[in-house]
RNA sequence: GGCGACGUACCCAAGCGGUAAGGGAACGGCCUGCAAAGCCGCUAUUCGCCGGUUCGACUCCGGCCGUCGCCU
Numbered sequence: 001g002g003c004g005a006c007g008u009a010c011c012c013a014a015g016c017g018g019u020a021a022g023g024g025a026a027c028g029g030c031c032u033g034c035a036a037a038g039c040c041g042c043u044a045u046u047c048g049c050c051g052g053u054u055c056g057a058c059u060c061c062g063g064c065c066g067u068c069g070c071c072u
Stems, first nucleotide, its partner, number of pairs: 001071007010024003018055001027041004048064005
């Protein structure tokens, strides 16, 4: 330099046009003599950034940034 994949909450991760599941952690509550375990509750108005398409974009298109891989 060329090509490809990926980027969603503190962490993991689903969703691929119609207002974003789930698990863990944290926090609050119940329980307990105190804890742990268990049970209940709770967290994403800028889904990496900017633009485009569309009535509508996490989703499609372009550019940029970052991570990983392959080729030279």